[in-house]
Molecule: SAM riboswitch aptamer (S box leader)
Organism: Chloroflexota bacterium
């Protein structure tokens, strides 16, 4: 990098360095010198793996492997349904994360 499966309307931030971008892409709309990205420290959320317990439905999280801590994956993108329309809903695509596999 490719493939398979599962999940994605819940949840959880302070400090230091840094110094202009960030929210995958495009459009929109936002965040940002009252300090973006990135790095570090500490803290937290969660429960995929793991571990423990179990009445085998499930429950728990001190430690371990990841992940995450603005906005539903921020919203839309393609197709379908309702509507004059604004727009609403459903499914998909794409993306992210985990586990597996090569």
């Nucleotide at each position: 990098c490719a493939c398979u499966c599962a999940u994605c309307c819940a949840g959880a931030g302070a400090g230091g360095c840094g110094g202009a971008g960030g929210g995958a892409u495009c459009g929109g709309c936002c965040c940002u010198g009252u300090g973006a990205a990135g790095c570090c420290u500490c803290g937290g959320c969660a429960a995929c793996c793991a571990c423990u317990c179990a009445u085998c439905a499930g429950a728990g999280u001190c430690u371990g492997g990841u992940g995450c801590c603005a906005a539903u994956u921020c919203c839309g993108a393609c197709a379908g349904a309702g509507u004059u329309a604004a727009u609403u809903c459903u499914g998909g695509a794409a993306g992210a994360u985990g586990a597996g596999c090569c």